The part of an RNA shown here (small-subunit ribosomal RNA, 3' major domain) has 479 nucleotides and comes from a metagenome.

Context: one part of a larger RNA
RNA sequence: UGACGGGGGCCCGCACAAGCGGUGGAGUAUGUGGUUUAAUUCGACGCAACGCGAAGAACCUUACCCGGACUUGACAUCCCCGGCUCGCCCUGGAAACAGGGUUUUCUCCUUCGGGGGACCGGGAGACAGGUGCUGCAUGGCUGUCGUCAGCUCGUGUCGUGAGAUGUUGGGUUAAGUCCCGCAACGAGCGCAACCCCUGCCUUUAGUUGCUAACGGGUGAAGCCGAGCACUCUAGGGGGACCGCCGCAGUAAAUGCGGAGGAAGGUGGGGAUGACGUCAAGUCCUCAUGGCCUUUAUGUCCGGGGCUACACACGUACUACAAUGGGCGGUACAAAGGGAAGCAAACCUGUGAAGGCGAGCCAAUCCCAAAAAGCCGUUCACAGUUCGGAUCGGAGUCUGCAACUCGACUCCGUGAAGUUGGAAUCGCUAGUAAUCGCGGAUCAGCAUGCCGCGGUGAAUACGUUCCCGGGCCUUGUACA
Numbered sequence: 001u002g003a004c005g006g007g008g009g010c011c012c013g014c015a016c017a018a019g020c021g022g023u024g025g026a027g028u029a030u031g032u033g034g035u036u037u038a039a040u041u042c043g044a045c046g047c048a049a050c051g052c053g054a055a056g057a058a059c060c061u062u063a064c065c066c067g068g069a070c071u072u073g074a075c076a077u078c079c080c081c082g083g084c085u086c087g088c089c090c091u092g093g094a095a096a097c098a099g100g101g102u103u104u105u106c107u108c109c110u111u112c113g114g115g116g117g118a119c120c121g122g123g124a125g126a127c128a129g130g131u132g133c134u135g136c137a138u139g140g141c142u143g144u145c146g147u148c149a150g151c152u153c154g155u156g157u158c159g160u161g162a163g164a165u166g167u168u169g170g171g172u173u174a175a176g177u178c179c180c181g182c183a184a185c186g187a188g189c190g191c192a193a194c195c196c197c198u199g200c201c202u203u204u205a206g207u208u209g210c211u212a213a214c215g216g217g218u219g220a221a222g223c224c225g226a227g228c229a230c231u232c233u234a235g236g237g238g239g240a241c242c243g244c245c246g247c248a249g250u251a252a253a254u255g256c257g258g259a260g261g262a263a264g265g266u267g268g269g270g271a272u273g274a275c276g277u278c279a280a281g282u283c284c285u286c287a288u289g290g291c292c293u294u295u296a297u298g299u300c301c302g303g304g305g306c307u308a309c310a311c312a313c314g315u316a317c318u319a320c321a322a323u324g325g326g327c328g329g330u331a332c333a334a335a336g337g338g339a340a341g342c343a344a345a346c347c348u349g350u351g352a353a354g355g356c357g358a359g360c361c362a363a364u365c366c367c368a369a370a371a372a373g374c375c376g377u378u379c380a381c382a383g384u385u386c387g388g389a390u391c392g393g394a395g396u397c398u399g400c401a402a403c404u405c406g407a408c409u410c411c412g413u414g415a416a417g418u419u420g421g422a423a424u425c426g427c428u429a430g431u432a433a434u435c436g437c438g439g440a441u442c443a444g445c446a447u448g449c450c451g452c453g454g455u456g457a458a459u460a461c462g463u464u465c466c467c468g469g470g471c472c473u474u475g476u477a478c479a
Stems, first nucleotide, its partner, number of pairs: 001479002003476003007473007015463002019427005026318008034309002042053002064304007073127001077126002079123005087102006106117004129293002132291003138287002140282003143278001145276001150189006156165003169180003195270004200238007209228003214225003241264001244258005320420001324379007336367003341360002346355003386417001391412007433455007
């Protein structure tokens, strides 16, 4: 100087408390451990691994296993020879592939002989290749403490020195934020602001958006003429600064209350992550040193596996019902996506879906029905008209192909489950809870992920305690 203390002081955080809803019990989905296996590819392991890499394992992916093949190789550059492409057909084979046949000029130059290039085939070796090892050799990227308020430097001063001071103290703040004081005076990286979205007003613009007035029109409808007021769209500008008033405070920083205001003290949300810590994670994104491999640890293909299943754990979904289930009627979103696409209307089917196909490269058309809600009706507390697992049958769709191993539909079946022990998690407002909608990946496959809106609470006395963190101080046999 740090680190640590079941030392002290001050302060903060859904840390506790006050509340609401969960997890832990059931079934299923998914990940992991374990076990099994020819293989169940690999990585990730307290917080900070476990719906994680994986924004999508039937084949492919795929790295694993079994079997069959290749050896300058699936891919790159160089050299030699031949051809003119590409491609198509037949045979063998499970396929990759092997053998045979057929076809025949892509381009530039040209002295019309040909040459060069692209491409294909053959040959030789230099080499290729490796998701093989080492994340404790590394770059890059990322997690974490933590959006916590810290981390440092120059000069000066003090100290023999390591170092100290500044950065401590008194206040204050979300903040090393600011004020005052002070052997310090300044500065840098952080904080804040500048950026984006959202909340109010204004201006410009008016189609594909909108419809107040006028006219037309209908069973109805901005449907048409018309208009750009309103909504909206997307550009510009204004607006919030403790600015004003009062009180407190050191004539300070600032705090508390009030007015006005759409908004009040950082308005709300996002992006933004200091010096560093964990030899944290990643050599399987990529890059890369070293080591290893080279008829194999490389490459191609068929099939299988990653989907196994006495069990254990994590994360979710669905429930256990009447604030509910069923049936009928009826209303209101936002944000997205669409051409190898989204697909209306109509017809067929109980349905998944099929047929036909208008429109739309989309403020125009489509996906598209929002759902909870509201109105009416039924059920009457049961393992039920709750719950839907499991299983049987019949189908639909995608795809070369749904057996291992897809999703969905219909009929039948109808399990556990009556609110969950110890323990434990999230959340302070348009939040929790609850309801549906969209997107990425994607042929197909979503209870996951990322977004969007609808309805919409309860509680916070407070900081004694638990956990984590910041500052000062103290002890130390620790570095």
The RNAcentral record of the full RNA draws on SILVA. Model confidence (mean pLDDT): 83 of 100.